[in-house]
Molecule: RNase P RNA; transfer RNA
Organism: PVC group bacterium
């Protein structure tokens, strides 16, 4: 003195003029006044709630989400904050030692591998209540050397040995030592493990003492198994007004003749009154046509949608002047919380690396 | 604006209890032909969308990111 990484906060200056959108207030096509206009993440849609419609007697399977353990604290929840114990991973460092231990620091989506179940590829003799390849030892027998008693960098059988070697990510506690033919928790020490009792702590633990030579490899972001929690789907939810066409229901009407140019409306005759189907026939039913009501509902339309942003094509620019000179990601669409993601420069806190000087 | 889903070779698409990274079609090379074309034989060609974890190993099991694609008024 320069780089860089993690985390937190700012989110970028003040005037003006012209547009843009949104309230109000006057006038009411125009138009003046006055106020108000993006984020810290408006993202991503990963959670959680509000606020709608479905569906619901109660309970349970299946299905998804969380997950170390205490204690406090914030919150309705999702999700944080603060302290503390345990374990598991990297680094630094002490023990003669790279195991194991103890201390410093820095990280962790950390419930259960001691209910079961699957898989462990390749290598490699063995991959899970293993395993003899090389090597170490022992027998026997060949062979060879020696006068022999015996002996062997040699071959063959047969055993014994998890100390060494080598295989793989991983080989059934470590370390020293007794012991043994060679070895082995075989047995002793020390550390580790688990059992258990007593102590200290609010607890989650922690230390000590006592028995046990030790049963139990790794994966659950595989099945799974403990524990809490979830009914579904979303503002294109939904709710309201609603023309024409078609389409549903429901009440009635359907006959001749004349007359008034027809629609249609009036007046007279008759009461077996659509020239349709079922049926001889009447009743009834179904259909067909009018006519009048009721309901549902498309295009759209309004709500829903916002306490000082807020619209339905959907608004935040532009110039210009000071000055401490503003450059990144980015840009609202039902509405809050929250957690991840992306960000240029300051600006605080922590750390790491390089070079110079001392 | 909400929901669900792909993303592997020049295209098209397989890949399951996590351990070899494949297939057709294309392209190149030889061979057959007088030559093409069909056939036949053989060969290159991959960040498995990017990134990080979990694991002794990840195309796959998780978490972020990007990019298409599909549905709803």
């Nucleotide at each position: 003195g320069g780089g860089c990484c993690c985390g937190g906060a700012c989110g970028c200056g003040c005037g003006g003029u012209c547009g843009c959108u949104c309230c109000c207030c006057g006038g009411u096509u125009u138009c003046g006044g006055g106020g108000g206009g993006a984020g810290g993440a408006a993202a991503g849609u990963c959670c959680g709630g509000a606020c709608u419609c479905c569906a619901c007697a109660g309970g349970g399977c299946a299905g998804g989400a969380c997950g170390u353990c205490c204690c406090g604290u914030c919150g309705a929840a999702a999700g944080g904050c603060g302290g503390g114990a345990g374990c598991c991973c990297c680094u630094c460092u002490g023990c003669c030692a790279u195991a194991c231990c103890g201390g410093g620091g820095g990280g962790g989506a950390c419930g259960g591998a001691a209910a079961g179940u699957g898989c462990c590829a390749c290598a490699g003799a063995g991959a899970g209540c293993a395993g003899a390849c090389c090597g170490c030892c022992c027998c026997g027998g060949g062979c060879g050397c020696g006068c022999g008693a015996g002996c062997g960098u040699c071959c063959c059988g047969g055993g014994g040995u998890a100390a060494g070697g080598g295989u793989g990510a991983a080989a059934g506690g470590g370390u020293g030592g007794u012991g043994u033919a060679a070895g082995a928790g075989a047995c002793c020490a020390c550390c580790g493990g688990c059992a258990u009792c007593g102590c200290c702590g609010u607890g989650a633990g922690g230390c000590g003492g006592u028995g046990u030579g030790c049963a139990g490899g790794g994966u659950a972001a595989a099945c799974c198994c403990c524990g809490u929690c979830c009914g579904g789907a979303g503002c294109a939810a939904g709710a309201u007004c609603a023309u024409a066409u078609a389409g549903g229901g429901a009440a009635c009407c359907g006959g001749a003749g004349g007359c008034g140019g027809c629609c249609c409306g009036c007046c007279u005759c008759g009461a077996g009154u659509c020239g349709g189907c079922c049926a001889g026939u009447c009743c009834g039913g179904c259909g067909c046509g009018g006519u009048u009501c009721c309901g549902g509902g498309u295009c759209g339309a309004u709500c829903g949608c916002a306490c000082c942003a807020g619209a339905u094509a959907a608004a935040u620019g532009a110039c210009c002047g000071c000055c401490u000179c503003g450059a990144a990601c980015a840009g609202a669409a039902u509405c809050c919380g929250g957690c991840u993601u992306a960000c240029g420069g300051u600006u605080c806190g922590g750390g790491c690396c390089c070079g110079c000087u001392g | 604006g909400g929901g669900g889903g792909u993303a592997u070779a020049g295209c098209u698409c397989a890949g399951u209890u996590g351990g070899g990274a494949g297939a057709g079609c294309g392209u190149c090379u030889g061979a057959a032909u007088g030559g093409c074309a069909u056939u036949c034989a053989g060969a290159a060609g991959g960040u498995c969308a990017g990134g990080g974890g979990u694991u002794c190993g990840a195309c796959u099991c998780c978490c972020c990111u990007u990019a298409c694609c599909u549905c709803c008024a």